[in-house]
A computed fold for a 95-nucleotide RNA from a Gammaproteobacteria bacterium, annotated as Glycine riboswitch aptamer. It matches the Rfam family "Glycine riboswitch aptamer". Gene Ontology term of the family: glycine biosynthetic process. NCBI's taxonomy places the organism under Bacteria, Pseudomonadati, Pseudomonadota, Gammaproteobacteria. The prediction has a mean pLDDT of 79.
RNA sequence: UUACACCCUAUGGGAGAGACCCUGCCGCGAUGCAGCAGGGCGCCGAAGGCGCAACGAACCCGGAAUCGCUCAGGCAACAGGGACCGUGGGGUGGU
Numbered sequence: 001u002u003a004c005a006c007c008c009u010a011u012g013g014g015a016g017a018g019a020c021c022c023u024g025c026c027g028c029g030a031u032g033c034a035g036c037a038g039g040g041c042g043c044c045g046a047a048g049g050c051g052c053a054a055c056g057a058a059c060c061c062g063g064a065a066u067c068g069c070u071c072a073g074g075c076a077a078c079a080g081g082g083a084c085c086g087u088g089g090g091g092u093g094g095u
Base pairs, nucleotide, nucleotide: 004093005092006091007090008089009088010087011086012085013084018041020040021039022038023037024036025035027033028032042075043074044073048071049069050068051067055062056061
């Protein structure tokens, strides 16, 4: 000092699922529409969380995920979040 691994940061990409029903508040162009809140049923999985195989060993243990669960989160667009991927910079290790 390079490939490589991990962490931080910036940036680009990034899916799925009700424009559902009821109630209340509030505004308006007024028996409807928009926003917010609560409740109900249905649904999604890619923040987080939980669970498990082979295998290890000998135990009531360890042990993975993009698999499963759906507590949390989310379900028109916009916004936000978003596992993961790319690129730049910084740091640690390592050779």